[in-house]
Context: one part of a larger RNA
RNA sequence: GGAUGAACGCUGGCGGCAAGCCUAAUACAUGCAAGUCGAGGGGCAGCGAGACACUUCGGUGUUGUCGGCGACCGGCGAACGGGUGCGUAACGCGUAUGUAAUCUACCUUGUACUGGGGCAUAGCUCCUAGAAAUAGGAAUUAAUACCCCAUACCGUCUUUUCUUCGCAUGGAGAAAAGAUGAAAGCCUUGGCGGUACAAGAAGAGCAUGCGUCCUAUUAGCUAGUUGGUGAGGUAAUGGCUCACCAAGGCAAUGAUAGGUAGGGGAUCUUUGAGGAUGUCCCCCCACACUGGUACUGAGACACGGACCAGACUCCUACGGGAGGCAGCAGUAAGGAAUAUUGGUCAAUGGACGCAAGUCUGAACCAGCUAUGCCGCGUGCAGGAUGAAGGCCUUUGGGUCGUAAACUGCUUUUAUAUGAGAAAAAUAAAUCCCCGCGGGGAUGAAUGAUGGUAUCAUAUGAAUAAGCACCGGCUAACUCCGUGCCAGCAGCCGCGGUAAGACGGAGGGUGCAAGCGUUAUCC
Repeated sequence: GGAUGAACGCUGGCGGCAAGCCUAAUACAUGCAAGUCGAGGGGCAGCGAGACACUUCGGUGUUGUCGGCGACCGGCGAACGGGUGCGUAACGCGUAUGUAAUCUACCUUGUACUGGGGCAUAGCUCCUAGAAAUAGGAAUUAAUACCCCAUACCGUCUUUUCUUCGCAUGGAGAAAAGAUGAAAGCCUUGGCGGUACAAGAAGAGCAUGCGUCCUAUUAGCUAGUUGGUGAGGUAAUGGCUCACCAAGGCAAUGAUAGGUAGGGGAUCUUUGAGGAUGUCCCCCCACACUGGUACUGAGACACGGACCAGACUCCUACGGGAGGCAGCAGUAAGGAAUAUUGGUCAAUGGACGCAAGUCUGAACCAGCUAUGCCGCGUGCAGGAUGAAGGCCUUUGGGUCGUAAACUGCUUUUAUAUGAGAAAAAUAAAUCCCCGCGGGGAUGAAUGAUGGUAUCAUAUGAAUAAGCACCGGCUAACUCCGUGCCAGCAGCCGCGGUAAGACGGAGGGUGCAAGCGUUAUCC
C1' cells in the first nucleotide's frame, strides 16, 4: 500500500447494488416452513343450494339429491427444495479412467397386452378401558388396496447347438426343448390411466491411477489382520460376513500414534513465482438433541418418519404420556459483534392434479444496519473601505480572506401538487389444420413489490461536513499553558522554565459521508 462476513471512537444528507451470529452443533415460548388428487373408493362430520314436512312466519326438522368435502382406505410426493460445518487427513474432495461387477420412480421412443374369479380390512354403527395420549372387542362395507387362475411378442432359469468379438474372469447374437413370471380401472366421451420387455435421457452405486496440513520430543503397527477355497449377503465387486486352510500385509519414499481441519470452483495479495483464506454464489461430502437399529420405498438407514437406550424440558388424576428451530421469523444465554415473530404466490421453480386449482418462510419483494463498493449533493458567478472579529507582530503591519456581508443566477437534491410504468408470458375458453400428437389464429381475466421507479409543475440557497494529523520517517508552524510533572509514542524518541513532539488556540496538510484506531492476511 491493498484486503475484511469486521468491531470500537467521533461524525452523518440521499440513492443503486451487494452483505449481515465468525462466539454456545448452547437451550428454546409462539406462529408458519409438505402436501395434493372426488377423473381410484366407501361415504358424508361441517358449509352452501334444492326438495319434503311442520311453523308462533322468526325459523325448526328430514333427505348425499347437487356443489363440494372433515376424518378414513388408496395413489403420487414427502430421499427435492431449505439449514449447518459437529465429525472426517478419508477414494472425503479434485482430476483422469473403469464398470465384461451394477440399479434407476416420474419423462421420451418402440413392440405386445389390458381375460376371468376371490378373501378381507379401515371408515360408519355398537360396546369397553383410560385423566390424557391412546387402546381393545363385536357386527358390517368398497376400491386403481390385497390374493388366485388364464394368456406370454418378451423376460428369468436349466439343457443343447451354432456364429462372432474381446480386456483375464468372459461379452454379444441366433435356434430348439422344458419350467416359471403380468395387468386396473375411472370419466363431463374431450381424455386420464394399468402390465411386460427393449432403447434413450437424466441420476445414483462401486472400483482404480495421481494430488491433498503439522509433529519423529510419535518407530514400529496389524488376528478378519493379508491371501486362498467354499458358502451367505447385496442392485453389484469385495473379509462385506461366516467356516476351513496358509502366514501373511503395512512402514524411514514416514506405517502407527497425536494435533488441527469439511474439500473444490474460487477469493485476497503479488510483475511473477509464491503465500494466505474457503464468508456470500455454484459443485461434492457429512450431520439433524446424543448413540444405535432397521422398516417402507425406484431411491433413506430418512431435519419437520418409526423403534430402542441416554441426557434435558413439559403434562399428569402418579397408573402413564409428550417433545427435538444446524428451516423462516423470534426469545434467552454467550459475545467486541451480526437484522422483521413483515407482504405475496404477481413472476421463476417445485409437489399433486385431465384441468380449474391447492400447497410452497423455495423464491420474489419490502423492513433494519455507512457493513462494503459505486454514484450524487451540501451551490455557481461577481464582490476590497481587503469590514467587524480571532490569531500573530519588529506595533509599521501580516494572516484567516473573495472568505463573509452585498449583487446576480441555478434548482441536482428537498418539500408540495399532479401524471404514472416495464416486469404479463402462457394456461383456460372458442375456431381452423394435418400424420390425432401437435401446430396456428382469436383470446376475457391475472402485479405482492407500489401509486414505487420515472416524468411534469411550483417554491426557495433554500434541507445537508466531518474526522485525523502537522519533530523525522511523512504532506502540513506559530503563540500561550505546563515544567522529567501532567502527559505523548508505530520506530527513533519528546517533557527537568523560551517544548514546531504534552494540553489549548490560531493557522495549515490529508481524506471526505466518512475519518481514525484495533485485529487478521499478503